[in-house]
Context: one part of a larger RNA
């Protein structure tokens, strides 16, 4: 991992509440207990008690009323309308383990443990070899005598080196190991607080601990076993057959509350209301201060004018006075800004309506059952943030959630479009039509040359198309070439120099001329030189400067090869405009079928004669769906009643076939013939073969240990 089996809303309660159903009914009903009996049962007795038929008040109490009160007023709760009760069953609640599995923990016990390990006690055992050489002592020397010195002897030490033994420092390996702690190398102690055998002692809030919360049998911040015990788990996981109808929420408020819960909102079912009720559109009438705008208020803020106040300067003994390219209130002019400004002020939205149209699983009330209260994306309007985030938080709409199908290369939310089933039929949507790949290598006119066509800005550019403005031009423009480009003068100043060309000044002038600046740039130390403006000639027809706009270019940098889905594409298979055709979905249409709700008709059955139910036909509108509500069924195992099958082969198992929308099913019945039994036909083909070897169906009831793929499920097998 697979296969088989097992595996989760149950049971109880004189409890509460609702639906359906049965008995009795202004009443209903017994409980314990007792008697009888054909004794898990049934029949009878038992009226205690409970619910209902009357309420109000704290109560005394009064009573269709009562309480409050001084009240006969007002008000509150009641009556006037009136049905209950006891069973059965189902939905839900409560109390119980209460759908199942799951803690870590807590507590209890004359409970079990010190064969592991910690410490202690008793009694034993063990420590190769080598080194060092304490005290003491002897001898010699020495001293007044000691101390002392030398030498020998001696053999001390938690002494030294190092095996056994005990340990385990570092590192390699091992890590589904050879091993649930090992192995190789290396390393520490090794006469000691040493190591070790045997026997014994200490026990769980207790021991023991040279102390690490260590150790107490591979378990220790409280061992193990059993019990309380099915502890508790607002948490995670799992929760088993089918079909049909409807179908959410991720909000508000509160919460020791925030991943829980309660009430309301939203879903479903039942009953009542059948309408002037709901929704949308139109029409009519309203409230409002948003967008925008504005500056009349409140504030902000720029320039100017005017002019208080102040600063500065001048003047002045004081008082005063004068000036001001400084700061600046008020006022005026001009132009602005504002969520907490408004002289103004929409569009929408909202509220009301005797009206009209459309629509309707619309609406209202009462009651039973829920789920849900982690939402998320996109568009629009805001706050926070950085006019960041698949950010966060509100409002509003859509879809996702709970929505399949087509498109978007892929892709919950974007675009199109809402899937009852079938069809080898048709039309379309979005999007597409060269090939992958269904459909145009479509038509017409332009644009693009960048593979732009895949994302990007400020900024830059004789890219190129279109429109437009303006200047020059056969009296010859623009470009090019040839020639000229002069004189006063080296203008003045400055300067070492300054001569068109370092710098400063200047109404930068005058002359000759076709034209030529007191000079555009290069250049020199300064001159010189080269050029330009300007003029003429040659040539010969367009030339220049702007503005607006289409499509392109640069700007353009990220780590393995890749930013049209790919191939590939250039009068396009790119872009723009117009047009025609086609493809394209579970959309729409066509044909057939199923089903829910409503209407009409026919038939049958029942009837308390009002009607009800069922079947069929026609017709209208529906049938995406998670949580969830409601409805109808299939199957399994016992039991009861009835009725059948089976050794001419039951159940089970394997295979084949058929039927039903599905879970599933393959029974029964009728006719004919035959006759001990088997056969044939009809009703949808209402079965067949093998194995197996003794039980098993069907109908109507009734009861559940009633349906498996998931729970790191349990047991067994492969």
């Nucleotide at each position: 991992u697979c296969c088989g089996g097992c595996g989760a809303g149950u049971u109880g309660g004189a409890c509460c509440u609702g639906g359906c159903u049965g008995g009795c009914g202004a009443g209903g009903u017994u409980a314990a207990g007792c008697c009888g009996u054909u004794c898990u049962g049934c029949g009878g007795c038992g009226g205690a008690g409970c619910c209902g038929a009357a309420g109000c008040g704290a109560a005394a109490g009064c009573g269709a009323g009562u309480c409050u009160u001084a009240a006969u007023a007002g008000g509150g709760c009641g009556a006037c309308a009136a049905a209950g009760u006891c069973g059965g069953u189902c939905g839900g609640g409560c109390c119980a383990g209460a759908c199942c599995c799951g803690a870590a923990a807590c507590c209890a016990g004359a409970g079990u443990g010190a064969u592991c390990u910690a410490u202690c006690c008793a009694u034993g055992g063990c420590c190769a070899g080598g080194c060092u050489g304490a005290a003491g002592c002897g001898a010699g020397g020495g001293u007044a005598a000691u101390g002392c010195c030398u030498u020998g002897u001696g053999g001390a030490g938690g002494g030294c080196c190092g095996a056994a033994c005990c340990g385990u420092u570092g590192u390699g390996g091992g890590u589904u190991g050879a091993a649930a702690a090992c192995u190789g190398c290396u390393c520490g102690g090794a006469u000691g607080a040493g190591c070790u055998g045997u026997g014994g002692a200490u026990a769980g809030g207790g021991g023991u601990g040279a102390a690490a919360g260590g150790c107490c049998a591979a378990u220790c911040a409280a061992a193990c076993c059993u019990g309380g015990a099915g502890a508790u788990a607002g948490c995670u996981g799992g929760u088993u057959c089918u079909c049909c109808c409807c179908g959410a929420a991720a909000g508000a408020u509160a919460u020791u509350u925030a991943g829980g819960u309660a009430u309301c909102g939203c879903c479903u079912c039942u009953g009542a209301g059948u309408g002037u009720a709901g929704a949308c559109u139109g029409c009519g009438g309203g409230a409002g201060g948003u967008a925008g705008a504005g500056c009349a208020c409140u504030g902000g803020a720029u320039g100017g004018a005017c002019u208080a106040g102040g600063g500065c300067c001048c003047u002045u003994a004081c008082c005063a006075g004068g000036g001001u390219a400084c700061c600046a209130a008020c006022u005026c002019c001009a132009a602005c800004c504002a969520a907490a400004c408004u002289c103004c002020g929409a569009a929408u939205g909202c509220c009301c309506g005797u009206c009209a149209g459309u629509u309707g699983g619309u609406c209202u009330c009462a009651g039973g059952g829920a789920g849900g209260c982690a939402g998320g994306g996109c568009g629009c309007g805001g706050g926070c943030g950085a006019u960041a985030a698949u950010g966060u938080u509100c409002g509003u709409g859509c879809g996702c959630g709970a929505g399949a199908g087509g498109g978007g290369a892929a892709c919950a939310a974007c675009c199109c479009a809402g899937a009852c089933c079938c069809u080898c039929a048709g039309c379309u949507a979005a999007g597409g039509u060269c090939c992958c790949c269904a459909a145009g290598u479509g038509u017409a006119u332009g644009c693009u040359a960048a593979g732009u066509g895949a994302u990007a800005a400020a900024g830059g550019a004789u890219g190129u198309g279109a429109a437009u403005u303006u200047g020059c031009g056969g009296a010859g423009a623009c470009a090019a070439c040839u020639g000229g480009g002069a004189g006063g003068u080296u203008g003045g100043c400055u300067u070492a120099g300054a001569a068109g060309c370092a710098g400063c000044c200047a109404u930068u002038c005058c002359u000759u001329g076709a034209a030529a600046g007191a000079g555009u740039g290069c250049g020199u130390a300064a001159u010189a030189g080269c050029u330009c403006a300007c003029c003429a000639g040659u040539c010969a027809a367009g030339c220049g400067a702007g503005u607006u706009u289409g499509c392109g270019c640069c700007g353009a940098u990220a780590a393995u090869g890749a930013g049209c889905g790919g191939g590939a594409c250039u009068c396009a298979a790119g872009c723009a405009u117009a047009c025609c055709a086609c493809c394209g979905a579970a959309g729409c249409u066509a044909g057939g079928g199923c089903u829910g709700c409503g209407a009409a008709g026919u038939u049958u059955u029942c009837u308390a004669c009002g009607g009800a139910a069922a079947a069929c036909u026609u017709u209208g509108c529906g049938g995406g769906g998670u949580a969830g509500g409601g409805g109808a069924g299939c199957g399994u195992u016992g039991c009861c009643u009835g009725u059948g099958c089976a050794a001419c082969g039951a159940a089970g198992c394997g295979g084949a076939g058929c039927c039903g929308u599905g879970a599933g099913g393959c029974c029964u019945g009728g006719a004919c013939a035959a006759a001990u039994g088997c056969g044939u036909c009809c009703u949808u083909a209402g079965u067949c073969c093998g194995u197996g070897g003794a039980g098993c169906g069907c109908a109507g009831g009734g009861a559940a240990g009633u349906g498996a793929g998931a729970a790191u499920g349990c047991c067994g097998g492969a």